[in-house]
RNA sequence: GUUCUUGAUGGAGAUGGAGUUCUCCGAUAACCGCUUAACGCUGAUGACUCCUGCCCCUUU
Repeated sequence: GUUCUUGAUGGAGAUGGAGUUCUCCGAUAACCGCUUAACGCUGAUGACUCCUGCCCCUUU
């Protein structure tokens, strides 16, 4: 360099990281927050735990 064979790996779950677990998807995908006529509302998790950041209260 050429030919033949195989399809491992992986990704996602509304704002960061890690572990555990659940669910989903197969790159043509899963996923990309909710509500109202208007106004508006919650959260760093799908769930649990920890760290970081943000908000409120109290104490020093």
Fluoride riboswitch aptamer (crcB RNA motif) from Candidatus Izemoplasma sp., 60 nucleotides, folded computationally. It was read from a public genome assembly, where an Rfam model found it. Of the family's consensus pairs, 100% are formed in the model.